[in-house]
A computed fold for a 122-nucleotide RNA from a marine eukaryotic metagenome, annotated as c-di-AMP riboswitch aptamer (ydaO/yuaA leader). The sequence is in RNAcentral, with records from MGnify. Its mean pLDDT, the model's own confidence on a scale to 100, is 77. Of the family's consensus pairs, 92% are formed in the model.

RNA sequence: UGCUGAAUUUCUCUCAUAGAGAGAAAACGGGGGACCCAAACUGUGGGGUGAAUUCUACUUCUUGUAGAUAGGGAACCCUUCUUCCCGAACCCGUCAGCUAACCCCGUAAGCAUAGAAGGGAG
Numbered sequence: 001u002g003c004u005g006a007a008u009u010u011c012u013c014u015c016a017u018a019g020a021g022a023g024a025a026a027a028c029g030g031g032g033g034a035c036c037c038a039a040a041c042u043g044u045g046g047g048g049u050g051a052a053u054u055c056u057a058c059u060u061c062u063u064g065u066a067g068a069u070a071g072g073g074a075a076c077c078c079u080u081c082u083u084c085c086c087g088a089a090c091c092c093g094u095c096a097g098c099u100a101a102c103c104c105c106g107u108a109a110g111c112a113u114a115g116a117a118g119g120g121a122g
Base pairs, nucleotide, nucleotide: 001112002111003110004109008026009025010024011023012022013021014020015019027107028106029105030104031103032102037097045095046092047091048090049089054068055067056066057065058064071086072085073084074083076120077119078118079117080116081115082114
């Protein structure tokens, strides 16, 4: 400088350092929550953020390893193709369909990014 992502901007205060913490506002993102509508016995619990779900095989039997896969990313933007990479993690706690009013929460983290065709922007 730029990219993924909601995760940016501004102000105030403190520490007294060159950054850290706290608070506020804007912007952005997410959750809860009526009527109506939807759904409709019970159970194996269920739900949420996120692209990150599902299946198969093996297994020391616990969800551990491997492979594939829904899905996501590859640098001005869009579409298509090839190729490559990711396909995690966390939270609520037996409870959550939708949802006006209303209520609550978040502002992290990571990375340095291939090629072709068509269209667009500049």